Model confidence (mean pLDDT): 82 of 100. Predicted 3D model of a 95-nucleotide RNA (Glycine riboswitch aptamer) from Pseudonocardia thermophila. It matches the Rfam family "Glycine riboswitch aptamer". From the family's description: This family represents the bacterial glycine riboswitch.
RNA sequence: CGACCCCGCGCGGGAGAGCCCGGCACACCGUGUCCGGGCGCCGAAGGAGCAAACCCUCCCCGGAAUCUCUCAGGCACCAGGACCGUGCGGGUGAG
Numbered sequence: 001c002g003a004c005c006c007c008g009c010g011c012g013g014g015a016g017a018g019c020c021c022g023g024c025a026c027a028c029c030g031u032g033u034c035c036g037g038g039c040g041c042c043g044a045a046g047g048a049g050c051a052a053a054c055c056c057u058c059c060c061c062g063g064a065a066u067c068u069c070u071c072a073g074g075c076a077c078c079a080g081g082a083c084c085g086u087g088c089g090g091g092u093g094a095g
Base pairs, nucleotide, nucleotide: 001095005091006090007089008088009087010086011085012084013083018039019038020037021036022035023034024032025031026030040075041074042073046071047069048068049067054062
């Protein structure tokens, strides 16, 4: 000097899931991104759960996720968003 990898920040991309009733408002027979209720639905923030390999003489413990559960969150827009790309900063440090 410095690859791979890890963390943070910026930028870009980023899915899924609704009806009904009442009120209110606008309006002129319909609408709403507001309020309340009923049931339903989604999973890619977070959270939780587990198999084999592996570990151990054996047992126990440990053992992943975009899988599963839906606690949380979400079901116009906005926001959020796993993950991907990219730039910068920091850590480590093969060479």
Description:
The organism belongs to Pseudonocardia, within Bacteria.